[in-house]
RNA sequence: CACAGAGUAGAAAACAGUGCGUUAAGUGCUUAUCGGACGGAGAGUUGCCGAUAGGACGAAAAGACCUUGUCUUGCGGUACUGUUUUCGCAUCUCGCUGUA
Numbered sequence: 001c002a003c004a005g006a007g008u009a010g011a012a013a014a015c016a017g018u019g020c021g022u023u024a025a026g027u028g029c030u031u032a033u034c035g036g037a038c039g040g041a042g043a044g045u046u047g048c049c050g051a052u053a054g055g056a057c058g059a060a061a062a063g064a065c066c067u068u069g070u071c072u073u074g075c076g077g078u079a080c081u082g083u084u085u086u087c088g089c090a091u092c093u094c095g096c097u098g099u100a
Base pairs, nucleotide, nucleotide: 002099003098004097005096010087011086012085013084014083015082016081017080018079019078020076021075022074029055030054031053032052033051034050035049036048040094041093042092043091061073062072063071064070065069
């Protein structure tokens, strides 16, 4: 110098468990402001995530009983945890490993 490769945070899905809501919160969409994270190092976005304040949209309940509050079966693009699988530095430079 050339070629090839490894590695993170994290993301998604399935399953299980424990909750929350079903008097509609949450999820999803959207606007503004602020903040955060992004392989070992540096830089870093129009991408990603979060918080706050708004906007639009919007729902699945049924049954039992010792009857006003608990249970059961459901429902919600519901929350968290665990397991498995898949994906995985936006990008740039350097570094690391292998080969010549």